Small-subunit ribosomal RNA, 3' major domain from an uncultured prokaryote, 474 nucleotides, folded computationally. RNAcentral holds the full RNA, with entries from ENA. Its mean pLDDT, the model's own confidence on a scale to 100, is 82.
[in-house]
Context: one part of a larger RNA
RNA sequence: UGACGGGGGUCCGCACAAGCGGUGGAGCAUGUGGUUUAAUUCGAUGAUACGCGAGGAACCUUACCUGGGCUAGAAUGCGAUUAACCUCUUCAGAGAUGAAGAUUUCUUCGGACAUGAAGCAAGGUGCUGCAUGGCUGUCGUCAGCUCGUGCCGUGAGGUGUUGGGUUAAGUCCCGCAACGAGCGCAACCCUUACUGUUAGUUGCCAGCAUGUCAAGAUGGGGACUCUAACAGGACUGCCUACGCAAGUAGAGAGGAAGGUGGGGACGACGUCAAGUCAUCAUGACCCUUACGCCCAGGGCUACACACGUGCUACAAUGGCCCGUACAGAGGGUUGCUACCUAGUAAUAGGAUGCCAAUCUCUUAAAGCGGGUCUCAGUUCGGAUUGAGGUCUGCAACUCGACCUCAUGAAGUUGGAAUCGCUAGUAAUCGCGUAUCAGCAAUGACGCGGUGAAUACGUUCCCGGACCUUGUACA
Numbered sequence: 001u002g003a004c005g006g007g008g009g010u011c012c013g014c015a016c017a018a019g020c021g022g023u024g025g026a027g028c029a030u031g032u033g034g035u036u037u038a039a040u041u042c043g044a045u046g047a048u049a050c051g052c053g054a055g056g057a058a059c060c061u062u063a064c065c066u067g068g069g070c071u072a073g074a075a076u077g078c079g080a081u082u083a084a085c086c087u088c089u090u091c092a093g094a095g096a097u098g099a100a101g102a103u104u105u106c107u108u109c110g111g112a113c114a115u116g117a118a119g120c121a122a123g124g125u126g127c128u129g130c131a132u133g134g135c136u137g138u139c140g141u142c143a144g145c146u147c148g149u150g151c152c153g154u155g156a157g158g159u160g161u162u163g164g165g166u167u168a169a170g171u172c173c174c175g176c177a178a179c180g181a182g183c184g185c186a187a188c189c190c191u192u193a194c195u196g197u198u199a200g201u202u203g204c205c206a207g208c209a210u211g212u213c214a215a216g217a218u219g220g221g222g223a224c225u226c227u228a229a230c231a232g233g234a235c236u237g238c239c240u241a242c243g244c245a246a247g248u249a250g251a252g253a254g255g256a257a258g259g260u261g262g263g264g265a266c267g268a269c270g271u272c273a274a275g276u277c278a279u280c281a282u283g284a285c286c287c288u289u290a291c292g293c294c295c296a297g298g299g300c301u302a303c304a305c306a307c308g309u310g311c312u313a314c315a316a317u318g319g320c321c322c323g324u325a326c327a328g329a330g331g332g333u334u335g336c337u338a339c340c341u342a343g344u345a346a347u348a349g350g351a352u353g354c355c356a357a358u359c360u361c362u363u364a365a366a367g368c369g370g371g372u373c374u375c376a377g378u379u380c381g382g383a384u385u386g387a388g389g390u391c392u393g394c395a396a397c398u399c400g401a402c403c404u405c406a407u408g409a410a411g412u413u414g415g416a417a418u419c420g421c422u423a424g425u426a427a428u429c430g431c432g433u434a435u436c437a438g439c440a441a442u443g444a445c446g447c448g449g450u451g452a453a454u455a456c457g458u459u460c461c462c463g464g465a466c467c468u469u470g471u472a473c474a
Base pairs, nucleotide, nucleotide: 001474002473003471004470005469007468008467009466010465011464012463013462015458016457019421020420021419022418023417026312027311028310029309030308031307032306033305034303035302042053043052064298065297066296067295068294069293070292076121077120078119082114087102088101089100090099091098092097105112106111123287124286126285128283132281133280134276135275136274137272139270144183145182146181147180148179149178150159151158152157163174164173165172189264190263191262192261194232195231196230197229198228199227200226204221205220208219209218210217235258238252239250240249241248242247314414318373319372320371321370322369323368324367330361331360332359335354336353339350340349341348342347380411385406386405387404388403389402390401391400427450428449429448430447431446432445433444
């Protein structure tokens, strides 16, 4: 100087408390451990692994296993040479591949598209993340981490950065052997909440007409909504109280918004030899008729068990049936599909519009109105299983999703323990997208609808910041 203390002081955080809803019990989904296996590819392992890499494992992916093949090799470059290559047919084969046959390009004559001996370069998801770059997690959006000059100290170092206030903040004020500065904080950026200006198409429709069972459907209009560009607006600016000041308090005024208005992006010096050599790049090492490459089938989907994360429930604030209202944000040409017909349905056959503020996915669902069930393992719950179908795809056996009929398991609110959340939040309700032929999505990322309770307080648990104290620790 740090680190640590079941030392002290001050302060903060859904840290506790006050509340609301869960997990832990059940069934299923998914990941992991373990076990099994020819293989169940590899990585991630307290917080900071475990719906994680994977934003799509039937083949492919695929790295694993079994078997069949290749050896300058599956790809790419240079290249002597050849007159083929492509395409089509037949045969053998699980296929890779092998054999046989048919076919014979353009030209600006330079060549292009092909083939490609020898040779030079290959290839490796093999090892080392404790050799590395890059990227990332975490402490932590915590308020800290430092420097120049000066001063103090023999020196390591100190001072500044401590003190008194204040703040979300090393934020600001006052003081001070310090005076300044940098990286962080804040602001500048995006979005949301209000207003104005400009602009009205594909959006809108108040007034004037036309028109309809109805409908911005039509003429027209820019008022309104909205769209999307530019401005304004919030700064403790004003008032009162307290204070030297910074600032704090106010059911103060004004205002759409008030003291950082809400949300996002943004992550200092560093810590964990944290994670990743399997995104990529790369040193060293290792393999080179194989640890490289091609192919078929299998496996990654196994199952006495254990754990994590979720979904659905156990019901009446509910289930079922009928009627009825209101979103936002996204996607669409190998696509989204109105409408019609067939089918109980998944879907199929026609057909139309749209490269989209135009057409479409698209009926939002909880909600509201009416009816029924009457507390039961039930008209709750839907696992499991049987049968019949639909779709995608070369192909749904291992191993897809969906539909219909039947079947109708556990489960009656969950031990010890444990998690999230402070407001348009929790809870609850649907909708969309990426990946994608299809889909194991209950996941991830977004979007809106309905919409709470509680916070006395900081004694305690956990984590953190500053000052101080002890130390046989570095």